[in-house]
RNA sequence: GCAGGGGUAUCGCCGAAUCCUGCGUGACAGGAGCGGGGGACCCAACGCGGUGCAGCUUGCCGCAGGGGCGCACGGCACCAGCCGGGGGCAACUCUUCAGCCCUAGCCCGUCAGCUAACCCCGCAGGCGUUGAAGGGGAUGUCC
Numbered sequence: 001g002c003a004g005g006g007g008u009a010u011c012g013c014c015g016a017a018u019c020c021u022g023c024g025u026g027a028c029a030g031g032a033g034c035g036g037g038g039g040a041c042c043c044a045a046c047g048c049g050g051u052g053c054a055g056c057u058u059g060c061c062g063c064a065g066g067g068g069c070g071c072a073c074g075g076c077a078c079c080a081g082c083c084g085g086g087g088g089c090a091a092c093u094c095u096u097c098a099g100c101c102c103u104a105g106c107c108c109g110u111c112a113g114c115u116a117a118c119c120c121c122g123c124a125g126g127c128g129u130u131g132a133a134g135g136g137g138a139u140g141u142c143c
Base pairs, nucleotide, nucleotide: 011128012127013126014125018032019031020030021029022028033123034122035121036120037119038118043113047063048062049061050060051059065111066108067107068106069105073084074083075082076081085103086102087101088100089099092136093135094134095133096132097131098130
């Protein structure tokens, strides 16, 4: 000097996942803020087969399901690749170009379209940098 590992502090990145108050060692409770789900009229929609019926989207039976969070999907191919789409990449922010990275996982349980009122839930976890051009804005100094 380089690389790797550990700890602490500050700052920052992905993400909704931050802040405040009270009891107070704490557990816990509440609030603000951010985020998610359920839930009318109207509108939209009405799985397949059988049965029954004057008829039907009601009833019964059988089969198949369906839905939510999230960028995390589609096609080809057939064994892990390719193409397309989507998402992210700090010193305020937006756009463009190039480069790099990701494209997982979890949950509900036959049930949920939209949806005012209303109801319910979450505030985790994981990380450490990318450069350039243009526009807008903020702050500081001097006159």

Predicted 3D model of a 143-nucleotide RNA (c-di-AMP riboswitch aptamer (ydaO/yuaA leader)) from a Planctomycetota bacterium. It matches the Rfam family "c-di-AMP riboswitch aptamer (ydaO/yuaA leader)". About the family: This family represents a conserved RNA structure found upstream of the ydaO and yuaA genes in Bacillus subtilis and related genes in other bacteria. The organism belongs to Planctomycetota, within Bacteria. The coordinates come from a structure-prediction model, not an experiment, and the mean pLDDT is 76.